[in-house]
RNA sequence: AACGAACGCUGGCGGCGCGUCUUAAGCAUGCAAGUCGAGCGAGAUUGGGGGCUUGCCCCCAUGAAAGCGGCGGACUGGUGAGUAACGCGUGGGUGAUCUGCCUUCGGGCCGGGGAUAGCCGUUAGAAAUAGCGGGUAAUACCGGAUACGUCUGCCGAACUAUGGUUUGGUAAAGAAAGGGGCUACGGCCCCGCCCGAAGAUGAGCCCGCGUCCCAUUAGCUUGUUGGCGGGGUAAAAGCCCACCAAGGCACAGAUGGGUAGCCGGCCUGAGAGGGUGAACGGCCACAUUGGGACUGAGAUACGGCCCAAACUCCUACGGGAGGCAGCAGCUAAGAAUAUUCCGCAAUGGACGAAAGUCUGACGGAGCGACGCCGCGUGGAUGAGGAAGGCCGAAAGGUUGUAAAGUCCUUUUGCGGAUGAAGAAUAAGUACGAUAGGGAAUGAUCGUAUGAUGACGUUAGUCCGUGAAUAAGCCCCGGCUAAUUACGUGCCAGCAGCCGCGGUAACACGUAAGGGGCAAGCGUUGUUCGGAAUUAUUGGGCGUAAAGGGCGCGUAGGCGGCCCUGUAAGUCUGGUGUGAAAUCCCCGGGCCCAACCCGGGAACCGCACUGGAAACUGCGGGGCUUGAGUCACGGAGGCGAGGCCGGAAUUCCUGGUGUAGGGGUGAAAUCUGUAGAUAUCAGGAAGAACACCGGUGGCGAAGGCGGGCUUCGAGCCGAUGACUGACGCUGAGGCGCGCAAGUGCGGGGAGCAAAGCAGGAUUAGAUACCCUGGUAGUCCGCACUGUAAACUAUGCACACUAGAUGUCGGGCCGCGCGGUUCGGCGUCGCAGCGAACGCGUUAAGUGUGCCGCCUGGGGAGUAUGCCCGCAAGGGUGAAACUCAAAGGAAUUGACGGGGGCCCGCACAAGCGGUGGAGCAUGUGGUUUAAUUCGAUGAUACGCGAGGAACCUUACCUGGGUUUGAUAUGCAGGGGAAAGGCGCCGAGAUGCGCCCCCGUGGAAACACGCCCCUGUGCAGGUGCUGCAUGGCUGUCGUCAGCUCGUGCCGUGAGGUGUUGGGUUAAGUCCCGCAACGAGCGCAACCCCUACUGCCAGUUGCCAUCAUUUAGUUGGGGACUCUGGCGGAACUGCCGGUGACAAACCGGAGGAAGGUGGGGAUGACGUCAAGUCAUCAUGGCCCUUAUGUCCAGGGCUACACACGUGCUACAAUGGACGGUACAGAGCGGAGCGAAGCCGCAAGGCGCAGGCGAAUCGCUAAAAGCCGUCCGUAGUUCGGAUUGAAGUCUGAAACCCGACUUCAUGAAGUUGGAAUCGCUAGUAAUCGCGCAUCAGCAUGGCGCGGUGAAUACGUUCCCGGGCCUUGUACACACCGCCCGUCACACCAUCCGAGUCGGAUAUACCCGAAGCCGGUAGUCUAACCGUAAGGAGGACGCUGUCGAAGGUAAAUUUGGUGAGGAGGGUG
Repeated sequence: AACGAACGCUGGCGGCGCGUCUUAAGCAUGCAAGUCGAGCGAGAUUGGGGGCUUGCCCCCAUGAAAGCGGCGGACUGGUGAGUAACGCGUGGGUGAUCUGCCUUCGGGCCGGGGAUAGCCGUUAGAAAUAGCGGGUAAUACCGGAUACGUCUGCCGAACUAUGGUUUGGUAAAGAAAGGGGCUACGGCCCCGCCCGAAGAUGAGCCCGCGUCCCAUUAGCUUGUUGGCGGGGUAAAAGCCCACCAAGGCACAGAUGGGUAGCCGGCCUGAGAGGGUGAACGGCCACAUUGGGACUGAGAUACGGCCCAAACUCCUACGGGAGGCAGCAGCUAAGAAUAUUCCGCAAUGGACGAAAGUCUGACGGAGCGACGCCGCGUGGAUGAGGAAGGCCGAAAGGUUGUAAAGUCCUUUUGCGGAUGAAGAAUAAGUACGAUAGGGAAUGAUCGUAUGAUGACGUUAGUCCGUGAAUAAGCCCCGGCUAAUUACGUGCCAGCAGCCGCGGUAACACGUAAGGGGCAAGCGUUGUUCGGAAUUAUUGGGCGUAAAGGGCGCGUAGGCGGCCCUGUAAGUCUGGUGUGAAAUCCCCGGGCCCAACCCGGGAACCGCACUGGAAACUGCGGGGCUUGAGUCACGGAGGCGAGGCCGGAAUUCCUGGUGUAGGGGUGAAAUCUGUAGAUAUCAGGAAGAACACCGGUGGCGAAGGCGGGCUUCGAGCCGAUGACUGACGCUGAGGCGCGCAAGUGCGGGGAGCAAAGCAGGAUUAGAUACCCUGGUAGUCCGCACUGUAAACUAUGCACACUAGAUGUCGGGCCGCGCGGUUCGGCGUCGCAGCGAACGCGUUAAGUGUGCCGCCUGGGGAGUAUGCCCGCAAGGGUGAAACUCAAAGGAAUUGACGGGGGCCCGCACAAGCGGUGGAGCAUGUGGUUUAAUUCGAUGAUACGCGAGGAACCUUACCUGGGUUUGAUAUGCAGGGGAAAGGCGCCGAGAUGCGCCCCCGUGGAAACACGCCCCUGUGCAGGUGCUGCAUGGCUGUCGUCAGCUCGUGCCGUGAGGUGUUGGGUUAAGUCCCGCAACGAGCGCAACCCCUACUGCCAGUUGCCAUCAUUUAGUUGGGGACUCUGGCGGAACUGCCGGUGACAAACCGGAGGAAGGUGGGGAUGACGUCAAGUCAUCAUGGCCCUUAUGUCCAGGGCUACACACGUGCUACAAUGGACGGUACAGAGCGGAGCGAAGCCGCAAGGCGCAGGCGAAUCGCUAAAAGCCGUCCGUAGUUCGGAUUGAAGUCUGAAACCCGACUUCAUGAAGUUGGAAUCGCUAGUAAUCGCGCAUCAGCAUGGCGCGGUGAAUACGUUCCCGGGCCUUGUACACACCGCCCGUCACACCAUCCGAGUCGGAUAUACCCGAAGCCGGUAGUCUAACCGUAAGGAGGACGCUGUCGAAGGUAAAUUUGGUGAGGAGGGUG
C1' cells in the first nucleotide's frame, strides 16, 4: 500500500459496486424450458340456436388438459471436486474433418402404401406403471419414379503441398410434405420440404514454445516403440485387433509423490520481480459417487435414459420415488457472507407467419458502513476571556470565540404539492418508393400515426417547518505527530520491537489537555514493499555462514591469429496476430466524484517475410604466439623393490666388584647378599637413523631423512627442429589419501591406550607424578576414507612500484658483481579490506569453469537410502525454542601472565592484643521500656567533649488541645508579672492580695496579656534509594583531564608511551605533537640557628643590697613578642649522555622535600548522616503534638571489639632529694596557717580577670632501708563498716576517703595489632565537657631504645605489556549430572483408518460380435417363402464388489531415548 474479510467501540444521508473464501456436506417448499392449432386427429367446457320423450339429441361458435409430429431441452445459469494434461496460454497445421438454425446461388417438390398414440373397451397393481383387444390422422413412417449437382468404383489428363483443385469417359447408388393467404379457379404470393454449391458461425483433431514443489522419487515402459494388413471414426493415429521387429522415455530430471482448474487480469514494486486467479470476460472440467450407451447437426447430456453403490422418502412389504455446485430458502459447520421479494417495461434467448407464450438469464427493489466516491451534522458575530473542569505556592495559565447571547442560512430530515427520462417501436391505419406480375393478397424499404413502466409515494423542482434530526474512534516513552495531575506500588496491568510497573510511572488505570483520522476508527489475519535478507538487474566464501583432503578425467560450459562461405543466434524494415473489458493519455455523460461512454496509445509476446554480416555459432582454407614432442644439460629426504652399516636400548652368558640401585617436590611400590647398580668381554633381537639439518630440497595432496643398487615418475634451464589450437575448467565417475581402528598371517627391543595392577598425592583422585604392563606401534595382504586433511585462502591465464635473503640453472664479467628463467621466505607502493591484515607466491585488477553459504540452538541429530566385517562414514531434515549467535578492533577491569617500582606490606626488631579481673562500646537475650542511629576494611571508649532529675527522643501513669513557641483576622475581657494560701506526686487547678502604659477632653486607637472562633502551629514520625550540606575510604596514592593539531570509517589513540631520574606526570632527553588546567612541589603555621627592635609581671653577667631578682640598677644573657637573615644541589670531586640527576666531600645550627602540621585531584563505594542543620514527597492533628511525676537508656546465661590494672625484684613498700612543658581560672582558681589518719573542713580570707596570684605536687629519676620468688610486703577485684564532697535529691544509679576483706591472675592456643628516632617503650602534667562524675578523647613535656640483609613470599598501590567468552567488570562468567513441572519430537510389541498400483475371482447396464430359439405391418414373391427388423441366448470388453500379497500416508500405543523451556 492492498483485501470477497472477521472482531471491538461507534453510526446521519445518497450514488456505484460487492456479499458461504469453511463440508463438491445434506436438503422441506415454490419457481428456474418450453413453444407451435398456419403439421395432425380428437375434443372437455362455455355460449347461442333447434328438436322434443325434461334429460337427452342435433347444429353453429368456442376451443382447456392430454396425445402424435416439428423445433428447442448440447444455449443460458451454477460450481472448481478432479486435472501437472496439448488442460490452459500463444503461434501455427488440417492435402485428415464435421457444422442444425442463418445468408447467397443452382435444381426440384411426381405417384402410392401400411401402421401407431390419442380415443373406446378391458386386465394386473396400494402406487409408480404395465399389458391385451378394437379403431384413427399427419409436415410421423415406408416402397416406387425422376437426378442439375453429389457420392462410390474403374480407365485417363493438367496443375499441385500426403486424402487438394480442375477436367474427359464409364458403371452403380441415393430425394421430397405439406400448410396459409389471394384469386378471374387458370394460377399467383408467403412459410415450409428435398438434392447440390458457396459463405458465415460453431466444433473436432494435430504440432512448436511456455506452464508449481520434492532426487530423502533414478531408473520407467509389453499396446510398450515402430512396421505390414485389417477394423473403427466426421476425421489423422496402437484409437482397436492379428502378425513381425525390439524398440521408446530419462540427470536439459523420465517414473513416482505432493499441491493446483488455466488465462485476460488483480494487488504490490522505481523496475526486474514477488504474490494471487473473488467479482467482469475467454477456455476447460464437473452435476450425489462410479460405469454405460441412446437420440441428435451438436451430448457421452445439471433440471434425459439404463446399471451398480451410498443416503433420504413413500409403501398395502410385493415394490416404487429422488438428486438446489440454477433463484430464493432450511439444517449442520464456521470468526464469517443477504429476500422463500417485484417484473418481463428494457436488453438478450426458445418457439411461432404473427399476435404472443415462456424466460429466478436479465431489469429492479430489500438486507449488510463489506468496499470506493460524494454530502451533512451549521454560518457570521461574540471577552466580563463567564461559570464549571484541570494545572499552579501564588501571580496566573489552559479548555477558549469555544459556550451563552445576537443576527442569518435550510443542504439534510419531516409534512405537502408538482413531476422528467428509461418507449425503441410491434400489430393496426394512412401515404410513398422499388422489383416483378395480366390482377389481387403479398415481398422489401421509407414517412406519419399508433398499445405497453416492475422500479415508483422514482430522480428532479417548488412550498411549509425549525439549528432544528445527525460524532465518533484510536493514540500521546523512543521508533512516531501529540503531556500534565491523581490513583496504584513487580500488585493491577501494558506491550509491534526496544521495554514499562518494586511510593514522586510523560509507558498501567482515570481525569484534563493535546495529536491523528473521521461515518468511521482501531485490532486481528493475509500478500507485496522496505529486504541488495536468494543478489538477472543486485550478494558473498583468510578470521563473521561458506573452498570439495588431493589428483586424473567424462558430459557440459568457455576458448588464440588471418581469409572465405553461410545466416541459427544478433540487428533492422514490412505483414498478420496479440478478443473485449482493465491500466495509461485525450475528450464526453450523470451538479462533482466514484461510476459509465467515445477515441488514441499500449499489450514489452508469437508467427511469416525483405534486408545487413561486425560479433557468437556452423562449414572450408591457412598461421604459430597457447599446448605438446624430440635432441642437450641440471638439482632433488619423489615413489617401489633388494642388499648393507654403525651408535644406542633391552635381554642372555661369563669376568671384576659390594651394598645398595631406582625413582620423586618429597616418597613408596619395584629391584638387589640366590650378588643388583657400576664396569669389561662375547652373543641375540627388534625398531629408529644423532651430527650434516637450514622460514633448505622434492611431491597434487596425504607426506618424504643412514648408505649402495635396480626399476619408475615429475620438474627446471638453454638452443634448434617438429605437430598445428591438439587448450582451460570439470557435475557424475575413477584413483590416491596422516594417525587411530578392523580382518588374516608374521614380528615384538624400546615406547605405551585400558574404569589394567600397584605406589603416592588428595576431602576424594576412576587424573596429573612413580614402578610395572597388554592391545597397538613394525612387516605382508586386504579393509576403513576421516582430521585444525590449514596458507582455515579451488584451478588456469593475463595485467599492476620495488627492496632484501636463500635454493636450482643460463648469460656477461679476472674478481666484486650485474642480468635472466624457475622455486622458497621477509618487508613494502598503488590498490583492496569491517578491521586484523593481503600486497607479482594477492585477500589488487580482469576472464573462464567448478565447489560451497543464507540468524543461533535443536543437529551433522532423527529418518530413508548408499557404502563398511565392525567401529563408523556419505547424503541429511522437521517440530519446538531464542533476540540473539558471531567477526575484528577499543577502553577498562581481572589473571595462582610477564617486566619495572613503591608503602611498617613482608623481613629484621621492640612492645602489645587474644588467657585474668575490672572499665567501656556492640551483638544477643531480657524488659512496660531497656529510645534512635553507626555494621568487613571505612560500625563496635563511634554520634556522646561527660544519661541520678534535666538531658530524653523510650515506657507507665496523670494532664492539656490555637496548643511549650511564631504570626494574621474576627469577637469579648483585662495589664502582664509578682506575692500568699489550699488540693495534688507534680503539671495543673482553685481562692485572695496587688492591679496597665502612650496619645486624646471623651469615644476610641496603638502596645501587651487572657478567653472564644478561624487560618495555622508542632512532630527526634517515614523515605540518606528523592536531596543540599558535611563526613569516611581508596589515598597525600601520583595520578585525572582539556584546547588545537595529527592518526583512525569509528569506539578511540597520540599528548600521558619510550631512554634516564625522582618522594612525585619531579625534572632532563627523545618523539606528531604543541600548549594548558586540576593534582605533586612551593607559597601558610609550629619547631631547630641567628641578627635587629622592644624590655614587664620575664632575666641577673657586672655594681650595690638581700633569707629570697627582694630592691636599686642593667639589656649583656635566658626568655617573650615582632620584623628579618639563613639552605639554593649554591661550591668541590666523581658517575652520567655534554642533560636531568645521583654518590662523596667542604663549610654550616641545619644538606639534599631538615622535623612536624594544615592542605585530600577526576572519581569509586545508590558508603554514612532526614536524630546537628536545611529540604521535596508521604503520614499524625483532643495526637505520632505538648506538659508533669516516676521508671528506663545503668537489665545479664552469654559472644566480640577497644582499653585500664596486673601477674612482679629493671619490682613493691617506706624515708629523703631533684629537674618540665603546655594549659586553665570570676556562678572561677583558691594560698599561707589551723583541724582531721584521710577524703576534706575551717581559713570568709591575703592574692589573682593573671609571664605578677592560684591550680602546682610533676612522675619516672637519684640517695638510703626493708622485702627474697612466695599467689608473696606481688595483684588489687569483690564484699562489710564508717565517712567526705557535689547536688532539691546519690535506693535503682556518682566520685572520693579510712579501716577491714583480699578473688582471678605466675606472661596467655589458633590467630592478630602498633611502631623506622626524639620514634617505640615508659613516666607523670594539663585541658574540653562539667554542679558532681574520665581507665575515654585532645594536648604537654621527662627518660629514651632495638632493627631494616633484602624485595622471593603475604596485603595494598603506581606505570608498561600480554590473554580474555569478564563490563553489576573474578565476590565475574560459566559446564555437565541429579530432582521437579511443562512442551514438541524420535524409536516402539502392535492396533485402527486413508490412498495407490498389481494378480486372481465374480461380473450389472451397455456397445460391438456370434447365433437362428421366438415374434414379425409396409418391400419381393401368385403362393410357399424370402429380405429386413425386434426379442431371446451367447462371447470379448466391462463398474461396483471379493480374495491375496504389497507400497505409501495418517491417527493411536505400554515402554524407551535424547532435545527445548522454567